[in-house]
Predicted 3D model of a 98-nucleotide RNA (TPP riboswitch aptamer (THI element)) from Acuticoccus kalidii.
NCBI's taxonomy places the organism under Bacteria, Pseudomonadati, Hyphomicrobiales, Amorphaceae, Acuticoccus.
Model confidence (mean pLDDT): 78 of 100.
The sequence was found by an Rfam model in a public genome assembly.
RNA sequence: GGUUUUCCAAGGGGGUGCCUGCGGGCUGAGAGGCGCGAUGCCGACCCCAUGAACCUGAUCCGGGUCAUUCCGGCGGAGGGAUUGGAUGAACGAUCUGA
Repeated sequence: GGUUUUCCAAGGGGGUGCCUGCGGGCUGAGAGGCGCGAUGCCGACCCCAUGAACCUGAUCCGGGUCAUUCCGGCGGAGGGAUUGGAUGAACGAUCUGA
């Protein structure tokens, strides 16, 4: 000296389950609509590297439930999608230079 905060813009990434007497019910930010269907399209929601949004492990393990990605473990495991602008008190962390 820069990054790390918060907000905005454009761009990008992602998931859409379980039960049902079919009326609805459960959890959640989100379980939606179109389409014969799809690796498709649109909308909402969430997340974008200090990345648990989301995927793999997983037809996983324990608990609980009518049932389920319901809760916890797994997880100081592995992957995973960015640029710009505005703002930014202190501490801390991190990168770089002297």